[in-house]
Source information
Model confidence (mean pLDDT): 81 of 100. Predicted 3D model of a 1605-nucleotide part of an RNA (large-subunit ribosomal RNA, half A) from a Flavobacteriaceae bacterium.
Context: one part of a larger RNA
RNA sequence: GGCGUAUGGGGAAUGCCUAGGGUCUCAGAGGCGAUGAAGGACGUGAUAAGCUGCGAAAAGCUGCGGGGAUUGGCACACACAAUUUGAUCCGCAGAUAUCCGAAUGGGGAAACCCACUAUAUUGAAGAUAUAGUAUCCGAAAGGAAGCGAACCCGGAGAACUGAAACAUCUAAGUACCCGGAGGAGAAGAAAACAAAAGUGAUUCCGAUAGUAGCGGCGAGCGAAAUCGGAUUAGUCCAAACCAAUGUUGUUACGGCAAUAUUGGGGUUGUAGGACCACGUUAUUGAAUGUUUUAUGAAUUAGAAUUCUUUGGAAAAAGAAACCAUAGAGGGUGAUAGUCCCGUAUAAGUAAAGACGAUAAUUCAUAGUGGUAUCCUGAGUAGUGCGGGACACGAGUAAUCCUGUAUGAAUCAAGCGGGACCAUCCGCUAAGACUAAAUACUCCUGAGACACCGAUAGUGAACUAGUACCGUGAGGGAAAGGUGAAAAGAACCUUGAAUAAAGGAGUGAAAUAGAUCCUGAAACCAUACGCUUACAAGCGGUCGGAGCCAUUCGUGGUGACGGCGUGCCUUUUGCAUAAUGAGCCUACGAGUUACCGUUUCUAGCAAGGUUAAGUACUUUAGGUACGGAUCCGUAGCGAAAGCGAGUCUGAAUAGGGCGAAUCAGUUAGUGGCGGUAGACGCGAAACCGUGUGAUCUACCCAUGGGCAGGGUGAAGCUGUAGUAACAUACAGUGGAGGCCCGAACCGAUAUACGUUGAAAAGUGUUCGGAUGACCUGUGGGUAGGGGUGAAAGGCCAAUCAAACUCGGAAAUAGCUCGUACUCCCCGAAAUGCAUUUAGGUGCAGCGUUGAUUUAUAGUUUUAUAGAGGUAGAGCUACUGAUUGGAUGCGGGGGCUUCACCGCCUACCAAUUCCUGACAAACUCCGAAUGCUAUAUAAUGUUAAUCAGCAGUGAGGGCAUGGGUGCUAAGGUCCAUGUCCGAGAGGGAAAGAACCCAGACCAUCAGCUAAGGUCCCAAAAUAUAUGUUAAGUUGAAUAAACGAGGUUGAACUGCACAGACAGCUAGGAUGUUGGCUUGGAAGCAGCCAUUCAUUUAAAGAGUGCGUAACAGCUCACUAGUCGAGCGGUUCGGCAUGGAUAAUAAUCGGGCAUAAACAUAUUACCGAAGCUAUGGACUUGUAAAAGUGGUAGGGGAGCAUUGUAGUGUCGUCGAAGGUAAAACGUGAGUUUUUCUGGAGAAGCUACAAAAGAAAAUGUAGGCAUAAGUAACGAUAAUGCGGGCGAGAAACCCGCACACCGAAAGACUAAGGUUUCCUCAGCUAUGCUAAUCAGCUGAGGGUUAGUCGGGACCUAACGCGAACCCGAAAGGGGUAGUGGAUGGACAACAGAUUAAUAUUUCUGUACCUGCUCACAAUAAAAGUGACGGAGGCGUAAAUUUGGUGCGUACUGACGGAAUAGUACGUUGAAGCCAGUGGUAACACGGCGAUAGUACACUGAAACUUCGGUAGAGGUGAUAAUCCAGAAAAGCGACUUCCAAGAAAAACAAGUGAAGCAGCCCGUACCCCAAACCGACACAGGUAGUUGGGAUGAGAAUUCUAAGGUGCUC
Repeated sequence: GGCGUAUGGGGAAUGCCUAGGGUCUCAGAGGCGAUGAAGGACGUGAUAAGCUGCGAAAAGCUGCGGGGAUUGGCACACACAAUUUGAUCCGCAGAUAUCCGAAUGGGGAAACCCACUAUAUUGAAGAUAUAGUAUCCGAAAGGAAGCGAACCCGGAGAACUGAAACAUCUAAGUACCCGGAGGAGAAGAAAACAAAAGUGAUUCCGAUAGUAGCGGCGAGCGAAAUCGGAUUAGUCCAAACCAAUGUUGUUACGGCAAUAUUGGGGUUGUAGGACCACGUUAUUGAAUGUUUUAUGAAUUAGAAUUCUUUGGAAAAAGAAACCAUAGAGGGUGAUAGUCCCGUAUAAGUAAAGACGAUAAUUCAUAGUGGUAUCCUGAGUAGUGCGGGACACGAGUAAUCCUGUAUGAAUCAAGCGGGACCAUCCGCUAAGACUAAAUACUCCUGAGACACCGAUAGUGAACUAGUACCGUGAGGGAAAGGUGAAAAGAACCUUGAAUAAAGGAGUGAAAUAGAUCCUGAAACCAUACGCUUACAAGCGGUCGGAGCCAUUCGUGGUGACGGCGUGCCUUUUGCAUAAUGAGCCUACGAGUUACCGUUUCUAGCAAGGUUAAGUACUUUAGGUACGGAUCCGUAGCGAAAGCGAGUCUGAAUAGGGCGAAUCAGUUAGUGGCGGUAGACGCGAAACCGUGUGAUCUACCCAUGGGCAGGGUGAAGCUGUAGUAACAUACAGUGGAGGCCCGAACCGAUAUACGUUGAAAAGUGUUCGGAUGACCUGUGGGUAGGGGUGAAAGGCCAAUCAAACUCGGAAAUAGCUCGUACUCCCCGAAAUGCAUUUAGGUGCAGCGUUGAUUUAUAGUUUUAUAGAGGUAGAGCUACUGAUUGGAUGCGGGGGCUUCACCGCCUACCAAUUCCUGACAAACUCCGAAUGCUAUAUAAUGUUAAUCAGCAGUGAGGGCAUGGGUGCUAAGGUCCAUGUCCGAGAGGGAAAGAACCCAGACCAUCAGCUAAGGUCCCAAAAUAUAUGUUAAGUUGAAUAAACGAGGUUGAACUGCACAGACAGCUAGGAUGUUGGCUUGGAAGCAGCCAUUCAUUUAAAGAGUGCGUAACAGCUCACUAGUCGAGCGGUUCGGCAUGGAUAAUAAUCGGGCAUAAACAUAUUACCGAAGCUAUGGACUUGUAAAAGUGGUAGGGGAGCAUUGUAGUGUCGUCGAAGGUAAAACGUGAGUUUUUCUGGAGAAGCUACAAAAGAAAAUGUAGGCAUAAGUAACGAUAAUGCGGGCGAGAAACCCGCACACCGAAAGACUAAGGUUUCCUCAGCUAUGCUAAUCAGCUGAGGGUUAGUCGGGACCUAACGCGAACCCGAAAGGGGUAGUGGAUGGACAACAGAUUAAUAUUUCUGUACCUGCUCACAAUAAAAGUGACGGAGGCGUAAAUUUGGUGCGUACUGACGGAAUAGUACGUUGAAGCCAGUGGUAACACGGCGAUAGUACACUGAAACUUCGGUAGAGGUGAUAAUCCAGAAAAGCGACUUCCAAGAAAAACAAGUGAAGCAGCCCGUACCCCAAACCGACACAGGUAGUUGGGAUGAGAAUUCUAAGGUGCUC
């Protein structure tokens, strides 16, 4: 280290629980608000941070009613109070009700600032109190506004998406925005429907009906009449006519007319009304008032039990009782009708108050007849053009609305009835109102649930729209449980300790101890048993020695040996080095509604069935009624129509479809489909409303900044010069998108950094640095938009179209994932089509059910056929074709001019001989396959119909082909097979090669392929050969090579002596001829290569020479003595032979254990056999049981419901461990834990099963005790406090900054400031310290900043203009600093404030009193850059004098040296100088402080610290410089440089008054912006000395710091 057991830690799952949610039902209510809402801010408690309540009358006040003992909310503590003189509490009615908010006196950055008028107070100013003061409508009275969940009406109105693309269309008049109303809204009393019959306003429900229709006639969209129901309700104006009043006109002055207002009258289609005549105390209804009751707040009464046992506790068990108009529910120490609260029932009343009753008043409500005249809704109806709405997309398009242009009729009239016309029928537009039936639920009460139970259910069970994130719109968590009761652990010990631990105690239990019920897993430990340091391992499995334990059943461990490449997904194929997962736990995906189709089940059946609704009730997936409607019972036809037939047709023909052969329908259930998000997760995008210019781009207004040095333009002056200019030189001058270079702005190169110090920086280097410069504050421009010196840059770390929320679960032919078991069967990767090729449709192949059983299917053999492949062939065609013969014809050459002709080693037809080719040649022509019949075997394997699929990427091998290179592990077909979806044995290892098809078990047997020396089961088998190469044993590597070896055949020579060796010869004509410089056998050529001598010897086989020579060979003899050669064909071996680990025959190795032939035995698999068992099919006999996609069947588990009988404190669920049972999912029992619920059976209903989705959440590992600890400016020592000191405090050294790393403001932060007490967290370590925790304290103003003053950009905005609405502009005004205006200085003082307090000395404004004055207009305020000049503050250097202190080696001195100090404001003043700024002088000032001496309390380590108080009254108002902020006037240049208020606008004395806000602290930073105590960023002021031109650089003062390991 591994495995096991035990005990813990950690963690929070699980179980149980519920305080909170979800979905509904019934009833109520359906608004609140200028009498100040909704929503907030701030307050309010003895103490009070949060929530709740309340409002300065503040967890409350008053009255009435209820109630009757405690009470001061959540909130359990201490204190203090209230209450029977009735509290707290409950109900009703009142009072109070700060500030903001419509917000309303004006303003504004919401919760703040500033006013005016009247009255009151005093004493004027100032202040206080009370009331009022906005806008719009309206004559007034009065009203409006703003907020609020859905429902309703209207205005305006998308896109994704679907159409497998897309444009009409769809989505959809949806989402969103806007206006308006109410408890409902809208609609509504026919210019309506209908159809020869009728209905009689509207709305809603069920049907009609997915019908008629509309529709790129695609996708889709989709009525109405009518029927059944709910509920019911009808009315009023305008006009005609009459009258009154006002005005106007006119008049003959009597009137008349017009017009406006008002009253009467009148309201419709079988027309009605006016008018005329008659009639009109009727009928009915409404409102107001009165009255009564039901009802109605808090509330009251409300039956009935005891004992024993167990137990901490009884409600449990046992026993015996009781009540019940009450056995709903909850609580009580376990499960309670009779313990408590309640429940059934009964009672009660304040405010209020239906239904009803009712005298009165008011209002409304009728008729009959006549018919001459009058009235009956005009820029209307209609029409043209363009749109929209109607189910209806311009269509044959009626009907409705209207932008535009036109434009009737008037009851003898008009409109409609789906173009239009006629007849007929219905109705009367151009005015208005109208309840109910219907929709919805922010809210209140009562209740329900086969809804959830803390990762669930609301986002929220808890201080939740909280914490937190974001500039903002907006986004948005986590987090429940002690116990019956706090009885919440007194006391003791250890410890620095209030930490923690150990005892003790409480309790039934403390392993219930506050991180608290149960307490799983990952993960981390401890103890014990076995085992482990030569071992290679998907870690298991089979065998198993040993050891340990044992209840003797067994359990734990496991040396050694055999076999063995995870899971998922996707694939032809994955151990793959292809995907996914760190591990554990919880959660996590085919659901629901409607429609259709089909299986099964049930009811009824030629019939079946109700829907909405109504009634009833025991309030329930109930019962009854309800027959509208739907399906079926008859078909055919385009239809009229006919009908067991009908259509076609001339047909009584034929043919088509039907009948004859009749079962449906309503429900439930399973499978599947359609419409819906439709199995889950996943885009990039599109559209709509809003939010953003605190970043950044540009612009507007107003302010600020730029050390220092250099160069030296124009102009001017002088001199020279010119007729005059010009021009030249010198000086002066101080220009410039000039030069160098800090601050400042930028970002060239490079290094570092890259889980950073930093989501863009650091170091070094570099560019600009008076300009098109940089920068602060305030503002403007907004998303197809802005802005852009232009990079598609920037618009809040986001830009080829920001962000937020919504449409929305957009869509995804794509990827991934998709969860328990067993049983039966079991594919495909093919054809056709496809904007189709990784998708889909149909067919093919699978499965399940039903029907059919025959000449079914499959196979063998035989027979009969069709056919044109393999092969073969080609004087058999077509085409191609070798060689030869022949040589038509042609070319070339010759030839007199031509013709004729000749030649040809040129091309070449036909024919003949010869050879040979073909997928698209065939005179021929198989095998196999196919068809038919017969025969035999098998026995439904077959066919049809219906339900449900999957597949439509295939792959290897063999054979036949195409393509390719007769390449490919290539590609495309065909036939077969296997893999796919197939395990086992062999081939070392291997998807498909060989053998062989796995139901399970067995320590049985026989075999296949292949093997038998060892690894490693079986022959060191037998016989005969071969191989010598480790060939075998690399791919069997090739051409080619080779006296390797072995075998066969043929052939030659050979005892008349072969072959090889040795000895000898190998000659002559002749140096053959020619050629040649030479050529003699041997450079070359020629050939009768001849002849002679010979045993034999070439006019020569090689070597050799310049040529000869020389050496050889052929050939011959001798010697030797038996076989020797040649050719061809085989076997095995050999060279050819080069690749990456030493690197393989699988290894060792082997001379067989190699190779060949033959033979025998054995081994060898999940094959076959044997024995036992399970299941399926089948009557049985018997047969079968590999399996992916997929089809079918049977079960297990989880949660809940109903019924039923049960279990449980004598111990449920859950957890833990073991055993048993079942093929399995699983089940049961027991141990310990746990402490209150639970399971069985039969049915039912599902949020119903996880290992994977780069899944979601939480927890825990790993890397790892690893990286890092954030500027390399630096620490060291002594002392102190303390349990503890590298870091805290004190001291002494050292170091660093010093145009900062010092000091002061603005913004921003918001208590961080100071003191005390702490150290759990924060601090990258420790901490006694702190910007941390807790408590207490701290910010003082007429003069500083802001307001009560002014205006800029810009905002808002009466009036006014524009716009579907929302809204956009905008005058007067009003707001708005970054600007204008405006009065205080010095010193002292606190732990913490100071121009604010104090001391002293000043100034400003207003008022009181007195005196004086009072026009208009204009001015001023009032402005740029650059430059030099003048003046000059702070500050600073040196010197001298003076004061004080200190210093001296042994001694002394100060005239020596060192250090410090030598200061003095605002304001005022008939003074002096200057153009002015300003300076000087005097007062202020006998200031006070510094300084020196002295030294109290207190503390002390005895050294000192501390410094109150006191004393002294002390030293230059000196000299010489540097400096240049500010100020002043001036010069020059071109780009020509705010506005308004204040001002001028009295004098004098004494007095009075002087408001609101800010003020602490940080502020280049540890307190701001950057997630941090972050190397970054952040406007302005000041900024000493030496060096130096300088704010550069280096060093340093004051001051600060040593950067938290």
It matches the Rfam family "Bacterial large subunit ribosomal RNA". Its family is annotated with ribosome and structural constituent of ribosome in the Gene Ontology.